This is a predicted structure of a 463-nucleotide part of an RNA (small-subunit ribosomal RNA, 3' major domain) from a Candidatus Uhrbacteria bacterium. Rfam family: Bacterial small subunit ribosomal RNA. Taxonomically the source falls in Candidatus Uhriibacteriota (Bacteria, Bacteria candidate phyla).
Context: one part of a larger RNA
RNA sequence: AGACGGGGACCCGCACAAGUAGAGGAGCAUGUGGUUUAAUUCGACGGUAAGCGAAGAACCUUACCUAGGUUUGAAAUGUAGCUGCAAGCCGCUAGAAACAGUGGCCGCCUUCGAGGGUGCUACACAGGUGCUGCAUGGUUGCCGUCAGCUCGUGUCGUGAGAUGUACCGUUAAGUCGGAUAACGAGCGCAACCCCUGUCCCGUGUUGAAUUUUCACGGGAGACCGCCUCGGAUAACGGGGAGGAAGGUGGGGAUGACGUCAAAUCAGCAUGGCUCUUACACCUAGGGCUACACACGUGCUACAAUGGCAGGGACAAAGGGUUACCAAGCCGCAAGGCGGAGCUCAUCCCAUCAAACCCUGCCUCAGUUCGGAUUGGGGGCUGCAAUUCGCCCCCAUGAAGCUGGAUUUACUAGUAACGGCCGAUCAGCCACGCGGCCGUGAAUACGUUCUCGGGUCUUGUACU
Numbered sequence: 001a002g003a004c005g006g007g008g009a010c011c012c013g014c015a016c017a018a019g020u021a022g023a024g025g026a027g028c029a030u031g032u033g034g035u036u037u038a039a040u041u042c043g044a045c046g047g048u049a050a051g052c053g054a055a056g057a058a059c060c061u062u063a064c065c066u067a068g069g070u071u072u073g074a075a076a077u078g079u080a081g082c083u084g085c086a087a088g089c090c091g092c093u094a095g096a097a098a099c100a101g102u103g104g105c106c107g108c109c110u111u112c113g114a115g116g117g118u119g120c121u122a123c124a125c126a127g128g129u130g131c132u133g134c135a136u137g138g139u140u141g142c143c144g145u146c147a148g149c150u151c152g153u154g155u156c157g158u159g160a161g162a163u164g165u166a167c168c169g170u171u172a173a174g175u176c177g178g179a180u181a182a183c184g185a186g187c188g189c190a191a192c193c194c195c196u197g198u199c200c201c202g203u204g205u206u207g208a209a210u211u212u213u214c215a216c217g218g219g220a221g222a223c224c225g226c227c228u229c230g231g232a233u234a235a236c237g238g239g240g241a242g243g244a245a246g247g248u249g250g251g252g253a254u255g256a257c258g259u260c261a262a263a264u265c266a267g268c269a270u271g272g273c274u275c276u277u278a279c280a281c282c283u284a285g286g287g288c289u290a291c292a293c294a295c296g297u298g299c300u301a302c303a304a305u306g307g308c309a310g311g312g313a314c315a316a317a318g319g320g321u322u323a324c325c326a327a328g329c330c331g332c333a334a335g336g337c338g339g340a341g342c343u344c345a346u347c348c349c350a351u352c353a354a355a356c357c358c359u360g361c362c363u364c365a366g367u368u369c370g371g372a373u374u375g376g377g378g379g380c381u382g383c384a385a386u387u388c389g390c391c392c393c394c395a396u397g398a399a400g401c402u403g404g405a406u407u408u409a410c411u412a413g414u415a416a417c418g419g420c421c422g423a424u425c426a427g428c429c430a431c432g433c434g435g436c437c438g439u440g441a442a443u444a445c446g447u448u449c450u451c452g453g454g455u456c457u458u459g460u461a462c463u
Stems, first nucleotide, its partner, number of pairs: 001463002003460003007457007015447002019410005026300008034291002042053002064286007073125001077124006088105006108116002127275002130273003136269002138264003141260001143258001148187006154163003167178003193252004198220007223246001226240005302403001306362007318349003324341001328337003369400001374395007416439007
C1' cells in the first nucleotide's frame, strides 16, 4: 500500500422490512446430472452452468455410432507428363446410396506459340468441429451504470509511498459548494445520440379526417427559471404557482482502471503439438428424442372473482413476390378448391385481438373443474413423419382440492392478468426467446437484522 475481520462510524441498493403474484407438491414441456447405449457428438458447472451456445436435431444440419466406399482427395494454389477427347447430356449392370464397371449422343477456343481451358497420372500439398482458452487475438459474463480509477508538476517521507482523492455540507454521482500543500488534468459521472409525453411550422400520398387523426422533416418547451421557507449569504434541500411535463419527466443506447490464469481453439482468426489409405473425405441407416432416478427453468391446473353456450365492443407493433393470400364454394374441423388484390399507410396475414360487457345454464361435486394418457378416424409440410413432426374430429378421461423445510420476481402504467406479432423456419416438438398493445393494483413504519456495494477509520501472526 492492499486484502480480510462473527471491529467501529456514515451511506446506498426490491438487500431486509411492508405488500402482490409465484416456485418448492401434481401433470406436461424443456435443459442438466446420472444411468443406459454401438453411439446416446461437443462445450457451459455457486453467485456469473442448467428454455445456456441452439433465432428451429425426421434426411440435411451433425461434429457421434454401425456399415459400404475414396486416397492429390468435397473445395484451393503450383509444377511436370499424358490426352487433342473440352465440358456436358442420356442411358445400362450390381448396389441402400456413395462408388465401381460399361454404352451412346455431342464433339473446344486460338494471334497456330502446344498458349488457354478440360480430364487423367505423378509430385509439392490439401484437409482435421483432433489437443492446448493455463501460449493467444477477437468477443462475452460478473462485480456494476457501482462511483470510482489514475496522471503531470509541486510538497512531505531515508524509502515503499503519501498528498491531490482526507474534512464540513450536498448529490443519483470524486455531483457541486466550502475548506485545504496543493495546483491542474485524463478515463469514468452528467450532457451531447435515439424512442416517448405537449404545442407550433412545413410537406403530404395510399389516410374518412378540409380547422388534421396520422406519417415525415424542422422548431419551441424544463433551467430550481419564478415565489416562499431552511441553509454558511454557498452548493443544495422542503413547499407553492404556472405548466402537457418539475427538480436526472419516463425508457433505451452508452459499461472507467481492473478482478475472477472466469467463458469461448466448436462462430471466426491464430502460435505450438498431433493424425496423413486416416483423427481426412463421400454415402446409407441409426443416434443427438434412450429412462429406475435427482436438480433447474417454464406451461397448464386444482375452479364459482369460475367453466360452458349465444350475442356485442375496443389495440399497438410487426411480416409478406420461389411470399402474404381476399371474396365465393366444399368440409363438424384441421384443411381443400379457388384465384381477386398486393414489391405493400392502398391488398393480405387479420371482421386485425383476448381478457371485457350482456343473456342463459352449471351450484361446490374430483364436478359441465382439470386436461395427462390411450384407442380410432382424418388433414398438412416434406424425396421420406417407424425410430422422431405439427394440427383437427370422435371416444377415453389420469394426477391434481393451493403444495414441508426453503425460495424467486416486482416500487407504477410497474406487478399481476389478457391476447397479438416477429426472428429462426419446407414443416415443427415455441409452453422458449425478442417485441407490441389491452385491463391494471397493493405496499414502503423504517435501516435493528440477512445479502451485495461505497467512503473514512481500527486490528492483523495474511500478500